[in-house]
Molecule: TPP riboswitch aptamer (THI element)
Organism: uncultured Rhizomicrobium sp.
């Protein structure tokens, strides 16, 4: 690295315009359906990640910066969670 079979996990933001649709930032992805509306949440796709774990969650209605907006971006983070088992190859 790459096979295969389980498994976890996210799907933001702005604008037209209230919807069918369309545009635009970032980005791996930022998607449809069902179901609600006291509404979690359910199914499919998609992409990532699986303890060498920053893929996800929480802290978070945080904080500095920057943006039309917005986890954008940088602290927080040698914080606390967080999902494995083989096969085959190649290098130390």
């Nucleotide at each position: 690295a790459u096979c295969c079979c389980a498994g976890g996990g996210g799907c933001g933001c702005u604008c037209u315009g209230a919807a069918c649709g369309g545009a635009g930032c970032u980005g791996a992805g930022a998607u449809c359906g069902c179901g609600a509306u006291c509404a979690a949440g359910c199914g499919a796709g998609u992409c990532c990640c699986u303890u060498u774990g920053a893929a996800c969650c929480u802290g978070a209605u945080c904080c500095g910066g920057g943006u039309a907006a917005c986890g954008c971006u940088g602290g927080c983070g040698u914080a606390g969670g967080g999902a494995g088992a083989g096969g085959u190859g190649u290098a130390a």